Overview:
This is a predicted structure of a 73-nucleotide RNA (transfer RNA) from Candidatus Collierbacteria bacterium RIFOXYD1_FULL_40_9. The prediction has a mean pLDDT of 81. Taxonomically the source falls in Candidatus Collieribacteriota (Bacteria, Bacteria candidate phyla).

Order: sequence, then C1' cells, then structure tokens
RNA sequence: GCCGAAGUAGCUCAUCUGGUAGAGCAGCUGUAUCGUAAACAGCAGGUGGUCGGUUCGAGUCCGACCUUCGGCU
Repeated sequence: GCCGAAGUAGCUCAUCUGGUAGAGCAGCUGUAUCGUAAACAGCAGGUGGUCGGUUCGAGUCCGACCUUCGGCU
C1' cells in the first nucleotide's frame, strides 16, 4: 500500500429480509434469613464508532473517515 471482518448497556452478545433496541452476567432496591451468600421479585442503565446520503421511517441500505483484528505484498 491492497483486501476482508468487527465496532450496539460496565462486560459478553442478540436484534436474518428497514418500522420508534433486548438477553445473560455485573449494579441498585425489595422479599426471605439471627446475619451473609445463594434463591425469588422488581428497577435503572445504550441519541447503536464519527460525519453525511437514500427513505415517510435507518442499528439494519450507500459513501467517507476513525479504531481494533486477520490476510496478501
């Protein structure tokens, strides 16, 4: 330099053909216990890497850039 993949909650990941984003773990509160943990119930947490474009509508489609990883030279 060229090619490819990935970027979504604190972490690991879903969301297959575009229709106002979820799970597990972690966190917080409560129940229960003499108390703690496990268990059970609930809550909170993300303008989806950045900026544009297409569309009535974009995490999803298109472009550029950034970061990480892999391959080729």